[in-house]
Context: one part of a larger RNA
RNA sequence: CCCUCGUUAAGGAACUAGGCAAAAUAGCCCCGUAACUUUGGGAGAAGGGGUACCACUUUACAGUGGUCGCAGUGAAUAGGCCUGGGCGACUGUUUAUCAAAAACACAGGUGCUUGCCAAAACGAAAGUUGAAGUAUAAGUGCUGACGCCUGCCCGGUGCCGGAAGGUUAAGGGAAAAAGUUAGUGAGGAAACGAACGAAGCUUUGCACUGAAGCCCCGGUAAACGGCGGCCGUAACUAUAACGGUCCUAAGGUAGCGAAAUUCCUUGUCGGGUAAGUUCCGACCCGCACGAAUGGCGUAACGACCCGGGCACUGUCUCAACGAGGGACUCG
Numbered sequence: 001c002c003c004u005c006g007u008u009a010a011g012g013a014a015c016u017a018g019g020c021a022a023a024a025u026a027g028c029c030c031c032g033u034a035a036c037u038u039u040g041g042g043a044g045a046a047g048g049g050g051u052a053c054c055a056c057u058u059u060a061c062a063g064u065g066g067u068c069g070c071a072g073u074g075a076a077u078a079g080g081c082c083u084g085g086g087c088g089a090c091u092g093u094u095u096a097u098c099a100a101a102a103a104c105a106c107a108g109g110u111g112c113u114u115g116c117c118a119a120a121a122c123g124a125a126a127g128u129u130g131a132a133g134u135a136u137a138a139g140u141g142c143u144g145a146c147g148c149c150u151g152c153c154c155g156g157u158g159c160c161g162g163a164a165g166g167u168u169a170a171g172g173g174a175a176a177a178a179g180u181u182a183g184u185g186a187g188g189a190a191a192c193g194a195a196c197g198a199a200g201c202u203u204u205g206c207a208c209u210g211a212a213g214c215c216c217c218g219g220u221a222a223a224c225g226g227c228g229g230c231c232g233u234a235a236c237u238a239u240a241a242c243g244g245u246c247c248u249a250a251g252g253u254a255g256c257g258a259a260a261u262u263c264c265u266u267g268u269c270g271g272g273u274a275a276g277u278u279c280c281g282a283c284c285c286g287c288a289c290g291a292a293u294g295g296c297g298u299a300a301c302g303a304c305c306c307g308g309g310c311a312c313u314g315u316c317u318c319a320a321c322g323a324g325g326g327a328c329u330c331g
Stems, first nucleotide, its partner, number of pairs: 001326008010317002014315001019312001027051005036041001038145001052067005068072001080310007087302002092104002108143007120129003146297004151227003156224002158220005165215003171209002176204005183196002187192001228246005255289001256286001267283005
């Protein structure tokens, strides 16, 4: 010096990113217990007192009187508490081996599909699951207790419905064209042979016909998604209830708001501190909240996150001493 412990004057978080770690609290009995609340809770709230032994009364507990110690749950084991806010309702689940959470799940809500040989899924099929179930059921998506609510847009994409018209495949259809040539045959003395060319065969193949789909017409946002700009205006100023104009499918409603979202920003004001980039309450100029990719609240709950306080302490001012084990020396 290191590790694991013990004790410490005065102070008591001044330490630090942060009370991390440590200390403190602790059992049982009695008294007592707030806001808030879903009336169950909150609650062991908080806070206070008692605790050994002997005698008497006594079933016990309790009570009365007495005795001893610094100390009586005499050792050991055995909640620290209060308060404001964020997120998630809750109990649960998770990254076996760096993340336990605000992530996942959840009861509840809601959309879509499915009428039974169901939809869906596995399987070339047979068959099976669904289900020995039957829409109060089954599958699937989103949301996530509860309370108050959930606005506008169907132009785009998707889905559902529609069938008049347009487009459209194979197939049907066969007009027409081309090749081949029995033959005709210019020319030629002949050999040969330009040109034409029936039927058949072969190749190409128009018009016409031809479903779904797409175009088209409607619906649908708890489907994917989206939810404006400029200018002017009131008898101080400022601001703009109001007006004009352009664009759009429609221009963000309620609620919330410097927020797990705010760049500027340590915004401004108030509170808390002697002093507060964090925190709480407001304001609204929302760079870039917003309503089931849910909005805003919310008692209870949380090894969650942020702020404040009481108690307590070697975290610190500032270190000291002690114990055991290492390090070091010898062996």